[in-house]
Context: one part of a larger RNA
RNA sequence: GCCAACGAGUUGAUGUGUGCUGCCCGGCUAAGUCCCUCUAAAGGAUGGAGCCAUAGGGAAACCGAGUGUUAAUAGCGCGUUUGUAGUACACAUCAGACCCGAAGCCAGCGCGAGCUUGCCAUGUGCAGGAUGAAGUGAUUCGAAAGAAUCAUGGAGGUCCGAACCGGUAUGUCGUUCAACGCAUUCGGAUGACAUGUGGUAAGAAGUGAAAAGCUAAUCGAGCCUGGUAAUAGCUGGUUCUCUCCGAAAUAGCUUUUGGGCUAGCGUCAAAUGUUCCUCUCAGGGGUAGAGCACUGGAAGGACUCGACAGGGAGAAAUCUCGCGAGUCCUAUCAAACUCCGAAUACUGAGAGUUAAUAGUUUGGCAGUUAGACUGUGGGGGCUAAGCUCCACUAGUCAAAAGGGAAACAGCCCUUGAUCUCUAUUUAAGGUCCCUAAAUCUAUGCUAAGUGUACUUAAGAUGGUGAAAUUUCUCUGACAAUGAGGAGGUUGGCUUAGAAGCAGCCAUCCUUUAAAGAUAGCGUAACAGCUCACUCAUCCAGAGAUUUUGCGUCGCAAAUGAACGGGGCUAAGCAUAGUACCGAAACUGAGGGCUUUCAUUUUCUUCGGAAAAUGGGAGCGGUAGGAGAGUGUUCGCAUCUGCUAUGAAGGUAAAGGGGUGACCCAUACUGGAGCGUUGCGAAGUAAGAAUGUUGGC
Numbered sequence: 001g002c003c004a005a006c007g008a009g010u011u012g013a014u015g016u017g018u019g020c021u022g023c024c025c026g027g028c029u030a031a032g033u034c035c036c037u038c039u040a041a042a043g044g045a046u047g048g049a050g051c052c053a054u055a056g057g058g059a060a061a062c063c064g065a066g067u068g069u070u071a072a073u074a075g076c077g078c079g080u081u082u083g084u085a086g087u088a089c090a091c092a093u094c095a096g097a098c099c100c101g102a103a104g105c106c107a108g109c110g111c112g113a114g115c116u117u118g119c120c121a122u123g124u125g126c127a128g129g130a131u132g133a134a135g136u137g138a139u140u141c142g143a144a145a146g147a148a149u150c151a152u153g154g155a156g157g158u159c160c161g162a163a164c165c166g167g168u169a170u171g172u173c174g175u176u177c178a179a180c181g182c183a184u185u186c187g188g189a190u191g192a193c194a195u196g197u198g199g200u201a202a203g204a205a206g207u208g209a210a211a212a213g214c215u216a217a218u219c220g221a222g223c224c225u226g227g228u229a230a231u232a233g234c235u236g237g238u239u240c241u242c243u244c245c246g247a248a249a250u251a252g253c254u255u256u257u258g259g260g261c262u263a264g265c266g267u268c269a270a271a272u273g274u275u276c277c278u279c280u281c282a283g284g285g286g287u288a289g290a291g292c293a294c295u296g297g298a299a300g301g302a303c304u305c306g307a308c309a310g311g312g313a314g315a316a317a318u319c320u321c322g323c324g325a326g327u328c329c330u331a332u333c334a335a336a337c338u339c340c341g342a343a344u345a346c347u348g349a350g351a352g353u354u355a356a357u358a359g360u361u362u363g364g365c366a367g368u369u370a371g372a373c374u375g376u377g378g379g380g381g382c383u384a385a386g387c388u389c390c391a392c393u394a395g396u397c398a399a400a401a402g403g404g405a406a407a408c409a410g411c412c413c414u415u416g417a418u419c420u421c422u423a424u425u426u427a428a429g430g431u432c433c434c435u436a437a438a439u440c441u442a443u444g445c446u447a448a449g450u451g452u453a454c455u456u457a458a459g460a461u462g463g464u465g466a467a468a469u470u471u472c473u474c475u476g477a478c479a480a481u482g483a484g485g486a487g488g489u490u491g492g493c494u495u496a497g498a499a500g501c502a503g504c505c506a507u508c509c510u511u512u513a514a515a516g517a518u519a520g521c522g523u524a525a526c527a528g529c530u531c532a533c534u535c536a537u538c539c540a541g542a543g544a545u546u547u548u549g550c551g552u553c554g555c556a557a558a559u560g561a562a563c564g565g566g567g568c569u570a571a572g573c574a575u576a577g578u579a580c581c582g583a584a585a586c587u588g589a590g591g592g593c594u595u596u597c598a599u600u601u602u603c604u605u606c607g608g609a610a611a612a613u614g615g616g617a618g619c620g621g622u623a624g625g626a627g628a629g630u631g632u633u634c635g636c637a638u639c640u641g642c643u644a645u646g647a648a649g650g651u652a653a654a655g656g657g658g659u660g661a662c663c664c665a666u667a668c669u670g671g672a673g674c675g676u677u678g679c680g681a682a683g684u685a686a687g688a689a690u691g692u693u694g695g696c
Stems, first nucleotide, its partner, number of pairs: 001696006011095013026052003032046004056063002066078004098237002101234001105227004110223002117201009126191001128160003131156001135152007164188003169184004203219001205215003240629006250263005264368002266365007275358001277352007289340001290338002295334003299330008310321004371397004375392006402413003418591004423587001425585001429581003432566003438578001440577006451568002459553003463550010480537005486510003491505003516531001519530003592619012630685001632682006639675001641674002649669004655664003
């Protein structure tokens, strides 16, 4: 891992509700006792103690269909009569209370010191080498105390290093040789040494050269057994079918925020009977917008005032710039401004369609109280976030499948799947191929593969299309080519120089078709080359500005990768149009179920129930509510049932019935019991629980 078996809402008491049954001129007995019996269990009698109901209100006295409050005869609160016992189901409370699961807590004169810690008693062990304390002897010196030298001697938590004890560093091992080993290296090695045997101290206790170490692979409180099914607001699991309806992720309180309680939202029953909803009318408002009349902010101008800092001019008076305040004009800003002011929404009244699974009330049973995105209005944030917090009881998902968006819970189809059909029409979205349907029609644009999904800026653009305004133009425009572009004069000043062209001043006159005291390059200064301006050649449009469509650059990331791909010059973009495709939507044909209305039939405890036919509405669904069934084991009855002429069980995808759980038949196997129908009772259904046991 697979297979098989086992594996989770049970039982008792009490209470509430609903259904059913008995009694209701109230209902019921409890313990006990007696009978029966196998010492049972069950049953039948007896037992009226007692319980519920029959009247409530008040703390009570007390009063009483009323009473309490109160001065009150007012007002207000609570009341102004029907049940009771049993039983089934549902739920609640107390119990292990649907099942499995802690770490833990406590008790026991409980068991442990054969591991380990300390201690006691008694034994044992420590190769070899080194160093050479005290003491002693001899000699020398000394008056002595004593000292020195040479011998001898053999001390030490002394040195080196085996056994032994340890465990420093590295490696190895790390499903190990081993639940701590092995190899190399290393520390101690006559000592606070190591070790054998025996003894002793223990669980809030021991022992500890102290690490909360050790106390039998267990230690910040051992192990065993018990309390014990400890508790778990936590995680996991919780077993057959079909039908109807169908949520919530919000508010308040909470040592409360992943838990509860109450309300909201669901369902079922009963009651009410249109109260729901829509429209019309009537209301109050101060939001959006707008405005500046108030409160504040803020720009420009004019005027007035000020014993108004400062600057300038002037001898001063004073003038001017500025500073502060105010008035007026122009143009403005505001969530905590308003002279104004909607749409919606809300409240009330009236009318109207609809008759549904509407609304409301009472009661039984819940679940939910982690929500998500999209749109709109906002707060926070950076007008960041697939961010966060509100509102619109907006939409969808959650709990919703189908088609589209390549893929894609929350987007689009104002699509909501009862079942079947190789039928129809459409929606969004599409129609060259992948891929169902136009290589459709008309007119333009784009040349960038722009584009063909969304999105991509400021800025730049003599890419190109459209529109508008305007200037010049056959008396010849614009461009191009040829020619000229001169004289006074090198204007004056300045300067080393300044000659059109460093700079300052002036900027005239003449010849002309035209030519600036010069627009640019250039020279040291000249020179030189162009320009403006003019003529000629040529011959029809040329120039400027504004708005706008589609493009281009701006545009750089990590595997090659942003039309879904092929590809496309339309199969791109814009405008207009026609046809077609396209969903579980609509329609068509047939079937099933729920509910309601009408009619008919049957039954009836006269309340109603069941069936058939016809009409209407409906049948996605998580948590959850309600209803109806299937199957397993056992019991009572039943078929005077089946069975060795073969029970149960098993195998066989394929026969028949049922919406389904499932039931029936047949063949083989198997070899001894089993079923139908009605009712009853449960150890009543397995795929999940790191489930338990067995097998492989």
The part of an RNA shown here (large-subunit ribosomal RNA, domain II) has 696 nucleotides and comes from a Minisyncoccota bacterium.
Taxonomically the source falls in Minisyncoccota (Bacteria, Bacillati).
RNAcentral holds the full RNA, with entries from ENA.
Model confidence (mean pLDDT): 82 of 100.
Rfam family: Bacterial large subunit ribosomal RNA. Its family is annotated with ribosome and structural constituent of ribosome in the Gene Ontology.